[in-house]
Context: one part of a larger RNA
Molecule: small-subunit ribosomal RNA, central domain
Organism: uncultured bacterium
RNA sequence: CUGGGCGUAAAGGGUCCGUAGGCGGCUAUGCAGGUCUGGCGUGAAAGCUCUCGGCUAAACUGAGAGAGUGCGUUGGAAACCGCGUAGCUAGCAUCACGCAGGGGCUGGUGGAAUUCCCGGUGUAGUGGUGGAAUGCGUAGAGAUCGGGAGGAGCCCCUAGAGCGAAGGCAACCGGCUAGGCGAUGAUGGACGCUGAGGGACGAAAGCGUGGGGAGCGAACAGGAUUAGAUACCCUGGUAGUCCACGCUGUAAACGAUGUGUGCUAGAUGUCUGGGCCGUAGGGUCUGGGUGUCGCAGCCAACGCGAUAAGCACACCGCCUGGGGAGUACGGCCGCAAGGCUAAAACUC
Numbered sequence: 001c002u003g004g005g006c007g008u009a010a011a012g013g014g015u016c017c018g019u020a021g022g023c024g025g026c027u028a029u030g031c032a033g034g035u036c037u038g039g040c041g042u043g044a045a046a047g048c049u050c051u052c053g054g055c056u057a058a059a060c061u062g063a064g065a066g067a068g069u070g071c072g073u074u075g076g077a078a079a080c081c082g083c084g085u086a087g088c089u090a091g092c093a094u095c096a097c098g099c100a101g102g103g104g105c106u107g108g109u110g111g112a113a114u115u116c117c118c119g120g121u122g123u124a125g126u127g128g129u130g131g132a133a134u135g136c137g138u139a140g141a142g143a144u145c146g147g148g149a150g151g152a153g154c155c156c157c158u159a160g161a162g163c164g165a166a167g168g169c170a171a172c173c174g175g176c177u178a179g180g181c182g183a184u185g186a187u188g189g190a191c192g193c194u195g196a197g198g199g200a201c202g203a204a205a206g207c208g209u210g211g212g213g214a215g216c217g218a219a220c221a222g223g224a225u226u227a228g229a230u231a232c233c234c235u236g237g238u239a240g241u242c243c244a245c246g247c248u249g250u251a252a253a254c255g256a257u258g259u260g261u262g263c264u265a266g267a268u269g270u271c272u273g274g275g276c277c278g279u280a281g282g283g284u285c286u287g288g289g290u291g292u293c294g295c296a297g298c299c300a301a302c303g304c305g306a307u308a309a310g311c312a313c314a315c316c317g318c319c320u321g322g323g324g325a326g327u328a329c330g331g332c333c334g335c336a337a338g339g340c341u342a343a344a345a346c347u348c
Stems, first nucleotide, its partner, number of pairs: 003320004007302002012316001014201004021194003025088007033081002035077008048066007091191001092188005097182003103177007110154001115149007125136002162169002206247006215241002220236004258315006266293012297304002321348003330341004
């Protein structure tokens, strides 16, 4: 050559786009680089294999023959790979007609509630807990009614419902904008798949500058609890949470399951299209999503099972005993926090 693996044992990159590369549909024809085949040349000696010989035998050694997967050259074959040419439409893409949706960005609007402020009524409590206390209140609280300010989030609808590549996305209205799906036809004609580097996006927290600040609330303070209580509970409360712009680039970024394509029993919900039948209730067929159960098959088991963890192919990423360690050092990135890449000694 040619290891075995990656749902839970070590192992799928957070996600997508895409460069190089790898891989790639059908038909005809040409070329002959790969491929196959014949001839010739070469493939030193020693070594190896066979035969014969020499030391009493063997090891050792002499001779002959063979092998020597290879390389070069020349002739040929054309199925397959490759390259060229011509064409095709089943992959892919575009257009026309419809459909669903919290997909994204932006401007505006709304009501409930909390808090605060002003005013009225009114009087001794209120708040909080397992029970309390700190706290608030006769300088009039809490309760209640009216008015006002401001910020943040959008009850019901709401559904293992929808959309998005992932992160994620929810009041209502307008504007701008992306993707998906269905049916039929047309157009282009392999334009495809994957993707080392690279680029973009990327929850929360955190950082910079400026704003904003109702509620909540790390830190902090106080009250409790306790042997103690740097906690759990309570009263407060700063950063933060919100907005704009810029950075950070992480996560149990999870389906702990990379992407694409084809193939392999069914049953039953649900979302959203289309066809046919039916007066209607409805029935039936077919596509795309999203669940549950389940045959074959797979799996160490659990379980997976057309949304595969089944059967295959293409390409990428990753694993290789535990600790040391996702650390040190170096490099790159970052304002910092830190991130990415990533060992060894030693030890079991």